[in-house]
Formats: sequence, C1' cells, structure tokens
RNA sequence: GCGGAUGGCUGGAUGGCCGCGGCCCUUCGGGGGCGAGGAAAGUCCGGACUCCAUGGAGCAACGGUGCCGGGUAACGCCCGGCCGGGGAAACCCGAGGGACAGCGCCACAGAGAACAGACCGCCCCGAUUUUUUGGGGUAAGGGUGAAACGGUGGAGUAAGAGACCACCGCGGGACUGGUAACAGGACCGGCAAGGCAAGCCCCACCGGGAGCAAUGCCGAAUAGGAACCUCGCUAUAGGCCGCUCUAGCCUGGAGGUUCGGGUUGGCAGCUUGAGCGUUGUGGUAACAUAGCGCCUAGAGGAAUGGUCAUCCAAAGGGGCAACCCUUGGACAGAAUCCGGCUUAUAGGCCAUCCGCGCGG
Repeated sequence: GCGGAUGGCUGGAUGGCCGCGGCCCUUCGGGGGCGAGGAAAGUCCGGACUCCAUGGAGCAACGGUGCCGGGUAACGCCCGGCCGGGGAAACCCGAGGGACAGCGCCACAGAGAACAGACCGCCCCGAUUUUUUGGGGUAAGGGUGAAACGGUGGAGUAAGAGACCACCGCGGGACUGGUAACAGGACCGGCAAGGCAAGCCCCACCGGGAGCAAUGCCGAAUAGGAACCUCGCUAUAGGCCGCUCUAGCCUGGAGGUUCGGGUUGGCAGCUUGAGCGUUGUGGUAACAUAGCGCCUAGAGGAAUGGUCAUCCAAAGGGGCAACCCUUGGACAGAAUCCGGCUUAUAGGCCAUCCGCGCGG
C1' cells in the first nucleotide's frame, strides 16, 4: 500500500429573530432555565408497578425453554468454554437434551428405503446352437438416491461374502485430565445398532390472568348495589380455580327510607431510577463494588417548529489549479418506566487482528 475480519463511537455545529409545551421568579410589563432517539420503531422476550381470581399445598392440562459453567432483579439476554460445520487465516454459523420407552414418517428416482433387495454384471449347470434362453449361487463391480444394512488391503473361492485376518471406523470401557460440557484412552467385543423429535412423544426446569385506556381520589342525573323496617316464602341445599385435600366465606321475592353509585370532566399514578458520568479495586470477561460529581422532556388529541447568516460533510456541474456555482442533510420521532433482542440507517471517525506485496 492492497484485500479481509471483529468491536466501538458519531450521525450536523454556532449565533440572531419569531413561535410552541412544562417548571421557577415577578414590581404582572416581563425575565430565566429545560425540551426526542440510538433505535423513541416491531410490541418479540424478561421485569418493576397496579388491579382481578377466597388463602395454602399437590396433581392434571396448556404454553415455553433445552450442550456446560458463570453473570443478572429476571430472561428465550450477555460472557467464557465444549462439540459439530465453513474459511488459507483473523474469524463466522448452529431450535446443540433423549432415536435400546412407544407410535409414526422417509418425496422423486430406483430392482430394493429398514431387521430390505437383485435391474445390469460375475460364476456354475442345462438347452440352443454360436448368441440367445431356463434354473441355481453371489453381492466384489456398475446404475438410482439426501440416505443402499461398515471402508481399504490381504487371504480365500466356481464366483463371492466380516465367513476369516490386519488397520481404520463402530459399540462398551478400567483409568487419566477438567467444577462441568467434554477430551485422551489400556483392554474387550465382533459387524449387530440407518435418518427425522423446527412429527407425536419422553425427561428436566420455568410459568395464575390482565394491563397506565392498569389503578386511586373529587364529583350532576339514570340503571345496578348495600343497610334497616314491613309483608310473604323456605333451602342441613347451592355457590366460591379444571380436579383433590385442608382452612374459611356467601345466600331468595315485593314495597318504603337512608347510604351510596362513577359516564363526560378535573387531579394523582408521572418520572430520582436495578439512574448517568468519572476514577480506583476484584474478575480472562459479562459484571460486581467503593469514592467523587450530576439531575437529563413529562404532554394528555398530545409541545419539541419556522426562518436568516456563517461553517462542516455529501451529490452534480465548471476550471490546469487555487477555487466557483447549484441542490440540500441517513433512518426516524417520546406517551408508565426499566433490562434485552430484532429490524431501519447517507456519510464520517477510532481501535485490535489476519493474509499478500514493497522498503528499512
């Protein structure tokens, strides 16, 4: 210098004028300060918070997760590792428990697709008669397929075959290393065990439901509700989570009086929080912790805008060049709040690593 891999940051700047929404001050004239994002998005996971279901325990059903260890309030997230696959490498990808509990499926092609099968071929016997045909053996070779019931070599045979032998693979495995996943593996077996659980299923673990339009308070009228009184009736029954156990709870009609009721509206919930920045310490890391500093939208049909000037970046055009002219800022936009994931994103910047070339 070229090509590549990974992680991170930024994503217009400054000022004037006119506005908009909250907050603070005010001598009511005004003044001051704050005002979108890394994704505010999708609403896909996990929580905080609130209400609902009578409390608790267990079971069933349903849903989810799924290598191992760690982190976290929690997670399907993150970090580190293992195994498998890709790459020359840096590095990347993996819904990655169980197929000796049982059931089911394996398209097309092919003779045959699960405890299978013989189309071509090879060998033996016979017929024919000189290239066909019948019977038998065989599975080495060819062919089909994602997958053909071990692979290579030898010995053996009529031809052949784990029928036999060596190595590899496969199954079991003392022992060794590791917290573990897992790795190595003396020795034994003897060729038997095909794949799919993003099919049912089995195992382990987790999960009650609804969501800030939750919910609470203030509050006209109506309906519904509660208490008491009067009249009348009667149920050892019924109901309260799908089931069981246990502990408990509730009760029908008509009239009157009183309490009360919660639609439009107003207020709260509403932003100080698993918070942010920085320095140190522990840890490979995710992360944890201590000191110091900071307060950073809070609307509610819903503010965060417009314009001018200068500059920065980008695109197009002109010029030998300095430079000039034109266009015009990527994706997007809070709505109870956090932790993640995913998706969108013009351009710019930084760090680490890999490969090749050149120079010292």
Predicted 3D model of a 360-nucleotide RNA (Bacterial RNase P class A) from Mangrovicoccus sp. Rfam family: Bacterial RNase P class A. Rfam's curators write: Ribonuclease P (RNase P) is a ubiquitous endoribonuclease, found in archaea, bacteria and eukarya as well as chloroplasts and mitochondria. Clan: RNaseP clan. NCBI's taxonomy places the organism under Bacteria, Pseudomonadati, Pseudomonadota, Rhodobacterales, Mangrovicoccus. It is recorded under the gene name rnpB.